[in-house]
The RNA shown here (transfer RNA) has 86 nucleotides and comes from an Oscillospiraceae bacterium. The source organism's lineage runs through Bacteria, Bacillati, Bacillota, Clostridia and Oscillospiraceae. It matches the Rfam family "tRNA". It is annotated as a transfer RNA. Model confidence (mean pLDDT): 80 of 100.
RNA sequence: GCCGUUGUGGUGGAAUAGGCAGACACGAAGGACUUAAAAUCCUUUGAUGGUUAAACAUCGUGCCGGUUCAAGUCCGGCCAACGGCA
Repeated sequence: GCCGUUGUGGUGGAAUAGGCAGACACGAAGGACUUAAAAUCCUUUGAUGGUUAAACAUCGUGCCGGUUCAAGUCCGGCCAACGGCA
């Protein structure tokens, strides 16, 4: 230099012939149980704003653009990691 694969919350990892993003698990927080703990069970858990708490609003799939009513998904460029070829 060329080719391929991959990049998603705090972590692992789903969602692919475009149509509710984050299922499920781990972790974390609160509660139940216990003399107290462990285990187990229940609830919550992306960010910012907003609120007593909510409702609600905006943003969010490596980065920047494009196509589309609609993009994690399709197209272009770039970056990074890994692998192959030279």